This is a predicted structure of a 473-nucleotide part of an RNA (small-subunit ribosomal RNA, 3' major domain) from a metagenome. It matches the Rfam family "Bacterial small subunit ribosomal RNA". The RNAcentral record of the full RNA draws on SILVA. The coordinates come from a structure-prediction model, not an experiment, and the mean pLDDT is 83.
Context: one part of a larger RNA
RNA sequence: UGACGGGGGCCCGCACAAGCGGUGGAGCAUGUGGUUUAAUUCGACGCAACGCGAAGAACCUUACCUGGAUUUGACAUCGAGGGAAUUUUCUUGAAAGAGAGAAGUGCCCUGAAAAGGGAGCCUGAAGACAGGUGCUGCAUGGCUGUCGUCAGCUCGUGUCGUGAGAUGUUGGGUUAAGUCCCGCAACGAGCGCAACCCUUACCUUUAGUUGCUAAAAAUAGGACUCUAGAGGUACUGCUCCGGUUAACGGGGAGGAAGGUGGGGAUGACGUCAAGUCCUCAUGGCCUUUAUAUCCAGGGCUACACACGUGCUACAAUGGGCUGUACAGAGGGAUGCGAGCUUGCGAGAGUGAGCAAAUCCCAAAAAGCAGUUCUCAGUUCGGAUUGGAGUCUGCAACUCGACUUCAUGAAGUUGGAAUCGCUAGUAAUCGUGGAUCAGCAUGCCACGGUGAAUACGUUCCCGGGCCUUGUACA
Numbered sequence: 001u002g003a004c005g006g007g008g009g010c011c012c013g014c015a016c017a018a019g020c021g022g023u024g025g026a027g028c029a030u031g032u033g034g035u036u037u038a039a040u041u042c043g044a045c046g047c048a049a050c051g052c053g054a055a056g057a058a059c060c061u062u063a064c065c066u067g068g069a070u071u072u073g074a075c076a077u078c079g080a081g082g083g084a085a086u087u088u089u090c091u092u093g094a095a096a097g098a099g100a101g102a103a104g105u106g107c108c109c110u111g112a113a114a115a116g117g118g119a120g121c122c123u124g125a126a127g128a129c130a131g132g133u134g135c136u137g138c139a140u141g142g143c144u145g146u147c148g149u150c151a152g153c154u155c156g157u158g159u160c161g162u163g164a165g166a167u168g169u170u171g172g173g174u175u176a177a178g179u180c181c182c183g184c185a186a187c188g189a190g191c192g193c194a195a196c197c198c199u200u201a202c203c204u205u206u207a208g209u210u211g212c213u214a215a216a217a218a219u220a221g222g223a224c225u226c227u228a229g230a231g232g233u234a235c236u237g238c239u240c241c242g243g244u245u246a247a248c249g250g251g252g253a254g255g256a257a258g259g260u261g262g263g264g265a266u267g268a269c270g271u272c273a274a275g276u277c278c279u280c281a282u283g284g285c286c287u288u289u290a291u292a293u294c295c296a297g298g299g300c301u302a303c304a305c306a307c308g309u310g311c312u313a314c315a316a317u318g319g320g321c322u323g324u325a326c327a328g329a330g331g332g333a334u335g336c337g338a339g340c341u342u343g344c345g346a347g348a349g350u351g352a353g354c355a356a357a358u359c360c361c362a363a364a365a366a367g368c369a370g371u372u373c374u375c376a377g378u379u380c381g382g383a384u385u386g387g388a389g390u391c392u393g394c395a396a397c398u399c400g401a402c403u404u405c406a407u408g409a410a411g412u413u414g415g416a417a418u419c420g421c422u423a424g425u426a427a428u429c430g431u432g433g434a435u436c437a438g439c440a441u442g443c444c445a446c447g448g449u450g451a452a453u454a455c456g457u458u459c460c461c462g463g464g465c466c467u468u469g470u471a472c473a
Stems, first nucleotide, its partner, number of pairs: 001473002003470003007467007015457002019421005026312008034303002042053002064298007073129001077128002081123003086103007107118004131287002134285003140281002142276003145272001147270001152191006158167003171182003197264004202232007212221003235258001238252005314414001318373007330361003335354002339350004380411001385406007427449007
């Protein structure tokens, strides 16, 4: 100087407390461990691994296993030689491939023609070389997580100290903040904080089509909604009180909004030899008739069990049926697909319109009105299983999703323990998108309805500053 303390002081955070809803019990989905297996590819392991890489494993993916094949190779450069490219038939085979044929002579240059050369493509000897999702993240770059959006981390000059170092950065106040004020052997400065950026809330203005309004329509208008550009508005500006005449704090007015208005992007010096050699790049090592490459089938989907994360429930603030209302944000051409016909339905047939403020996906759902069920393992709950189907796709057996008929399991609110959340939040209700042929309870986004509680900082956890002890570095 740090680090640590079941030392002290001050302060903060959904850290506790006050509340609301969960997890832990059930069934299922999904990830992991374990076990099994020819293989169940690999990585990730407290917070910060476990719906994680994977924004989507039937084949492919695919790295794993079994079997069948290849060896200058699936891919790149050089390359003696041969052939136009290309199209196509047969045999064998699970395919990859192996073997045997047929058709066919393009472009540019020289040339009368024959012929020769060249570009591109195919084939091909020998070899330089290719290849490796093989190892090492403890050799690395890059990227990322975490402490933590915590308020810290440093430097120049000066001064002090023999020196390591100190001072500044400590102290008194204050703040979300090393934010600001005052003081001070310090005076300044840098990276962080804040602001500048995006979005949302209010107003003005410009522009109005596909939007809006009037209308039966033609048509007309630019007021309003909205769209998308440019501006404005909020600064403790005004006022009262407190405070050191300060910074600032408490109340009030005006205002759409008030003291950082709400949300986002933005992550200092560093820590964890944190994660990643399987995104990519890369040193070293290993491999080169195999640890490379191609193909078929299987596996990654196994199942006594254990754990994590979720979904659906256990019902009457509910379930069923009928009627009826109101969003936002997205996507659409190998696409979205209205309407009509058909089927109980998943769907099928036909097909208008739309490269979209125009057309379509598209029905928002919870809600509201009416009716029924009357507390039961039920008209709750839907697992499981049997039958029949639909769709995608070469192909749904291993191993897809959905429909319909039947079946109708556990479950009556969950031990110890544990998680999230402070406002348009929690809870609850639907909607869209990426990936994608098909497949979503996951992920990312969108709006609808819309609470309760916070006395307070004694305690638990994490963090910041000062100080103290130390046989630690």